[in-house]
């Protein structure tokens, strides 16, 4: 330069056939213990990389750019 793949929560990752996004770790707060861990409850925490299109609806489908892997030259 040419293909092919990912990007979704502080990490690590789901998410079926397009129908208002979720686990495990972690964080806060309660119970419990003299106290700490560890168990158990509960709650916070999302522009879904960016733009733009199709649809009554898009995380998912098209297109563009951006970043980062592989593989060919």
């Nucleotide at each position: 330069g040419a293909g092919u793949g990912a990007a979704u929560a502080g990490c690590u990752c789901a998410g079926u056939u397009g129908g208002u996004a979720g686990a495990g770790c972690g964080g806060u707060c309660g119970u419990u213990u003299u106290a700490c861990a560890c168990a158990c409850g509960a709650u916070a925490g999302g522009u879904a990389a960016a733009g733009g299109g199709u649809u009554c609806g898009a995380g998912a489908c098209c297109c563009u750019u951006u970043u980062u892997a592989c593989u060919c030259a």